Small-subunit ribosomal RNA, central domain from a metagenome, 348 nucleotides, folded computationally.
[in-house]
Context: one part of a larger RNA
RNA sequence: CUGGGCGUAAAGCGCACGCAGGCGGUCUGACAAGUUGGAUGUGAAAUCCCGGAGCUCAACUCCGGAACUGCAUUCAAAACUGUCAGGCUAGAGUCCGGAAGAGGAGAGUGGGAUUCCCAGUGUAGAGGUGAAAUUCGUAGAUAUUGGGAAGAACACCAGUGGCGAAGGCGGCUCUCUGGUCCGGUACUGACGCUCAGGUGCGAAAGCGUGGGGAGCAAACAGGAUUAGAUACCCUGGUAGUCCACGCUGUAAACUAUGAGUGCUAGACGUUGGGGGGCUUGCCCCUCAGUGUCGCAGCUAACGCUUUAAGCACUCCGCCUGGGGAGUACGGUCGCAAGAUUAAAACUC
Numbered sequence: 001c002u003g004g005g006c007g008u009a010a011a012g013c014g015c016a017c018g019c020a021g022g023c024g025g026u027c028u029g030a031c032a033a034g035u036u037g038g039a040u041g042u043g044a045a046a047u048c049c050c051g052g053a054g055c056u057c058a059a060c061u062c063c064g065g066a067a068c069u070g071c072a073u074u075c076a077a078a079a080c081u082g083u084c085a086g087g088c089u090a091g092a093g094u095c096c097g098g099a100a101g102a103g104g105a106g107a108g109u110g111g112g113a114u115u116c117c118c119a120g121u122g123u124a125g126a127g128g129u130g131a132a133a134u135u136c137g138u139a140g141a142u143a144u145u146g147g148g149a150a151g152a153a154c155a156c157c158a159g160u161g162g163c164g165a166a167g168g169c170g171g172c173u174c175u176c177u178g179g180u181c182c183g184g185u186a187c188u189g190a191c192g193c194u195c196a197g198g199u200g201c202g203a204a205a206g207c208g209u210g211g212g213g214a215g216c217a218a219a220c221a222g223g224a225u226u227a228g229a230u231a232c233c234c235u236g237g238u239a240g241u242c243c244a245c246g247c248u249g250u251a252a253a254c255u256a257u258g259a260g261u262g263c264u265a266g267a268c269g270u271u272g273g274g275g276g277g278c279u280u281g282c283c284c285c286u287c288a289g290u291g292u293c294g295c296a297g298c299u300a301a302c303g304c305u306u307u308a309a310g311c312a313c314u315c316c317g318c319c320u321g322g323g324g325a326g327u328a329c330g331g332u333c334g335c336a337a338g339a340u341u342a343a344a345a346c347u348c
Base pairs, nucleotide, nucleotide: 003320004319005318006317007302008301012316014201015200016199017198021194022193023192025088026087027086028085029084030083031082033081034080035077036076037075038074039073040072041071042070049065050064051063052062053061054060091191092188093187094186095184096183097182098181099180103177104176105175106174107173108172109171110154114150115149116148117147118146119145120144121143125136126135162169163168206247207246208245209244210243211242215241216240220236221235222234223233258315259314260313261312262311263310266293267292268291269290270289271288272287273286274285275284276283277282278281297304298303321348322347323346330341331340332339333338
C1' cells in the first nucleotide's frame, strides 16, 4: 500500500460541538487544472521479453526487434470532477400560527413517613430470628395521645408513557431558559454532511474547603451460625449518602449496534400534531416519535427486518491468535486515588 471485518466470535471513541481535511443538490455558459485521444522529442548502455546467430550443447556471448507501462512540448475533445460567472428550489435555514413534555437553572412551598425531644395515659416487657443472643426497658421502655425539632426522599397518578446529545430527569408553584413536533409556504438560495487534532458535557464511588446529618450504611465492634466464618442472619455504628464551590473523567457510560442521506411488503398497539368523512363517537388519510409481530433480503447461527444487522453512497473511529497486559517504561493530566497514550522479552 492492499484485503477482510466491527449486535453476541478481536473490533463503534460515553456523548456532543467543531477548525483543518474528505465528500457534496439542480440548470446554463465560459475555462481547460484533473480526464481522454493524436503527433513530436526524450526515456544511455547493459538487464528482462521475442526472433535469429557463435562457442560440440548449455550457461555465456553477439545481431535485430519489441519494451522501457514514464516525462516534456504541442494539437484537439468538453461528458464527468474542478474553477469562474449567472440562475433554480426538492437539501439546509429563517418567518408566521399552533402543540406536548420528570429538558436545564434559581427561588419558594406542601403532605405522608422516619428518628429524636417534651408532656399525658399506662405496666412489664419490647425488639429481633430458622431458633436465639448481643441490644432497649421499673431511672418507666414497647404501645397510645398531644405538642415540638430535624434531615432526606417525593406513595397513588405511572404507562415497552414523556423529555434530553449522552450521562440523566418525577410532590406543587413562580421566574429565567434550551431543544423538538405539526400546519402555512412569506423569505434566504446549497448557506450542507462528516470530522484527525481541539473544546465542552459526562452516573456512581473517590478527593479538597466549608456547611449539614433524620434514615440508610463500606470500615469497625458485638451477638449468632459454623469444623472454621475475617461472610451470608441479628444489634449497634463512622466515613459517605445531602448542600455550596472546586477536582476526578471512569462504568455491562449497553440498543454490547458511530453519524448523515436515499431506497426496499405489510399487520397490530401507543404518544404528540394536522386533514377529511359522518350515523357525534367511531372510521379513513398523513407527519413525527415509541413498541410488538412479520415478507423479501441478510446472518455461522441466534436473530435483524422502514427505529435494519436489507440495498447503496459519504465521512470518522476501531480490530488483526491466546497469555504476558490494558501491564512496564516514557510522555501528558491529576492534590491523591489514579486516568490516558502504550510496548517487549518470554510462552502456548

Its Rfam family is "Bacterial small subunit ribosomal RNA". Rfam links the family to the GO terms ribosome and structural constituent of ribosome.